[in-house]
Context: one part of a larger RNA
RNA sequence: CGUAGGGUAUUUGAGAAGGGCUGUCCCUAGUACGAUAGGACCGGGAUGGGCAAACCGCUAGUGUUCCAGUUGUUCUCCAAGAGCAACGCUGGGUAGCUAAGUUUGGAAGAGAUAACCGCUGAAAGCAUCUAAGUGGGAAACUCGCUUCAAGAUGAGAUACCCCCAUUAACUUGAUAAGAUUCCUCGAAGACUACGAGGUUGAUAGGCUGGGUGUGUAAGCAUGGUAACGUGUUCAGCUAACCAGUACUAAUAAAUCGAAUGU
Numbered sequence: 001c002g003u004a005g006g007g008u009a010u011u012u013g014a015g016a017a018g019g020g021c022u023g024u025c026c027c028u029a030g031u032a033c034g035a036u037a038g039g040a041c042c043g044g045g046a047u048g049g050g051c052a053a054a055c056c057g058c059u060a061g062u063g064u065u066c067c068a069g070u071u072g073u074u075c076u077c078c079a080a081g082a083g084c085a086a087c088g089c090u091g092g093g094u095a096g097c098u099a100a101g102u103u104u105g106g107a108a109g110a111g112a113u114a115a116c117c118g119c120u121g122a123a124a125g126c127a128u129c130u131a132a133g134u135g136g137g138a139a140a141c142u143c144g145c146u147u148c149a150a151g152a153u154g155a156g157a158u159a160c161c162c163c164c165a166u167u168a169a170c171u172u173g174a175u176a177a178g179a180u181u182c183c184u185c186g187a188a189g190a191c192u193a194c195g196a197g198g199u200u201g202a203u204a205g206g207c208u209g210g211g212u213g214u215g216u217a218a219g220c221a222u223g224g225u226a227a228c229g230u231g232u233u234c235a236g237c238u239a240a241c242c243a244g245u246a247c248u249a250a251u252a253a254a255u256c257g258a259a260u261g262u
Stems, first nucleotide, its partner, number of pairs: 001151001005162007015148004021049007033038001051105005059099004066092005071085005109143003116136004163261001178256004182198005203249003206245005213237002219232005
């Protein structure tokens, strides 16, 4: 821009893409078959490999500062702390992300068929699956499963919202429903887009409570000559987690957008 007014939701599916893999073992059954040796079809079950997707409850990884320990040195009266040394090193670890972890999938079923196997059956008194007619038959084909999809210009459908009382066409401006700019943000993201909100508000931060992690803070008291131990104290601190709460910031404002539809 188009989809013959302007919008908001929900959709149909022409079409397109993906997927379709495979081993071993057990039962049937040491049965059918075979003189033995050997050894099934059909059908049922179990367990793997590889590939793919989703997820983080479990097992783990990361987690550059969440907690603790600790070395050297500087600042520091002491103590407590802070800086630097690869996050100084070490032991753990929330959220998120992740695999080696967990779960799921390749199907079943239907249709029409290939090679092939048939039924009935003439031409050709026989025979013949074929000429008329008719049945079966494969991981291939069409559906079925997953995803996208009306620019499918053949531009679809449904519901609702906003619009008129007039000569017609064209143009300009301001508006409606609605949308956007802008702002607060996000398990969304290169930007954009998408999603949640903007005071009629829990969108983010803060605060409060909880959770999780770490592992018992500082100060004081006490025991010991002291290093240090013990009590207060399962303390203190705690990122991204879960709630509550307008304290802070989403203020104010602006823009676009039909006028009855060839």
Molecule: large-subunit ribosomal RNA, domain VI
Organism: bacterium